[in-house]
RNA sequence: CAACGAAAAGGCAAACCCGGUGAAAGCCGGGGACGCAAAGCCACGGGCCUGAAGGUAUUGCCAAGGUAGCCGGGUUACCGAAG
Numbered sequence: 001c002a003a004c005g006a007a008a009a010g011g012c013a014a015a016c017c018c019g020g021u022g023a024a025a026g027c028c029g030g031g032g033a034c035g036c037a038a039a040g041c042c043a044c045g046g047g048c049c050u051g052a053a054g055g056u057a058u059u060g061c062c063a064a065g066g067u068a069g070c071c072g073g074g075u076u077a078c079c080g081a082a083g
Base pairs, nucleotide, nucleotide: 001083004080005079011036012035016031017030018029019028020027021026034069040075041074042073044072045071046070047067048066049065050064054062055061056060
């Protein structure tokens, strides 16, 4: 130095449970750990989920909402054995 990932410290927290919120997907708080080296942050592209109010040519599509722990992209960052 790091596009790499040994160790240590520290960090995050799936399922599930409780409370709140939402039409729903989901999100937030508490408990809890399956895992994670960006499982920090950003919905820009693709995917996936929801689709109540609104539009439409109505088993749908769009608008709208969500997912960063699906992938890509952007951006910031701790440690440093091997390399």

This is a predicted structure of an 83-nucleotide RNA (c-di-GMP-I-GGC riboswitch aptamer) from a Clostridia bacterium. Taxonomically the source falls in Clostridia (Bacteria, Bacillati, Bacillota). It matches the Rfam family "c-di-GMP-I-GGC riboswitch aptamer". Rfam links the family to the GO term cyclic-di-GMP binding. The prediction has a mean pLDDT of 85.